A computed fold for a 103-nucleotide RNA, annotated as SAM-I/IV (S-adenosyl methionine) riboswitch aptamer. Its mean pLDDT, the model's own confidence on a scale to 100, is 77. Rfam family: SAM-I/IV (S-adenosyl methionine) riboswitch aptamer. Clan: SAM clan. On this family, see Weinberg et al., RNA 2008: "The aptamer core of SAM-IV riboswitches mimics the ligand-binding site of SAM-I riboswitches".
């Protein structure tokens, strides 16, 4: 690096936006918007919860069934480096608790 397995989600929520390509269905780019997955930050060594769209990513309103469920996205960071390693991540938020160390 690929694939194949598990795991969570698919309730809400957000564009009749501009280009670009296709016979079409879509698909790509730009912006705008949503959304806490994964990373960071808030909090001090650690773990939970909870908060913050900053840095990866997704989405921007799935399909099939009567149901049960099936199927089918999507996420399980990023970048440089043969490696060892090493960067970058808001001007937002600026909390709550366990455990540990220290007194």
């Nucleotide at each position: 690096a690929a694939c194949c397995a598990g795991c969570a989600u698919c309730a809400a929520g957000a564009g009749c936006a501009g280009g670009g390509u296709u016979g079409a269905c879509g698909c790509c780019c730009u912006c705008g918007c949503c959304a806490a997955c994964c990373u960071g930050c808030c909090c001090u060594g650690u773990c939970c919860g909870g908060g913050c769209a900053a840095g990866g990513u997704g989405g921007u309103u799935c399909c099939c069934g009567a149901a049960a469920g099936g199927g089918g996205a999507u996420g399980c960071g990023g970048c440089c480096a043969c490696a060892a390693g090493g960067c970058a991540a808001c001007a937002a938020a600026g909390c709550g608790g366990g455990c540990c160390c220290a007194u």